The prediction has a mean pLDDT of 81. Glycine riboswitch aptamer from uncultured Ilumatobacter sp., 76 nucleotides, folded computationally. Rfam family: Glycine riboswitch aptamer. Its family is annotated with glycine biosynthetic process in the Gene Ontology.
RNA sequence: CGUGCGGGAGAGCCGGACCCAACCGGCGCCGAAGGAGCAACCAGCCCCGGAAUCUCUCAGGCACCCGGACCGUACG
Numbered sequence: 001c002g003u004g005c006g007g008g009a010g011a012g013c014c015g016g017a018c019c020c021a022a023c024c025g026g027c028g029c030c031g032a033a034g035g036a037g038c039a040a041c042c043a044g045c046c047c048c049g050g051a052a053u054c055u056c057u058c059a060g061g062c063a064c065c066c067g068g069a070c071c072g073u074a075c076g
Base pairs, nucleotide, nucleotide: 001076002075003074004073005072006071007070012027013026014025015024016023028062029061030060034058035056036055037054041050042049
C1' cells in the first nucleotide's frame, strides 16, 4: 500500500402528478469519499516543499440501500 470480514456518524422541509422512493423547483442543512486552504509540527535555511479528524464546502451527502474517514482483525 492492497484485499477479505466486523464496527462506522452527521444533515430536510414545502409544492407538483404520485402509495413511497426516484424526478423537477424553492429555500435550508451535513461533512468522515475525493478536492482545496491555513496551521502546530517536520524538512530546509538561498529558493522551494511535506502536513490534520482544523477550515472551506467545488464535489459528495441529508428515508432505506449503496457509499463512508477512521478503528479492530486476517492475509498478500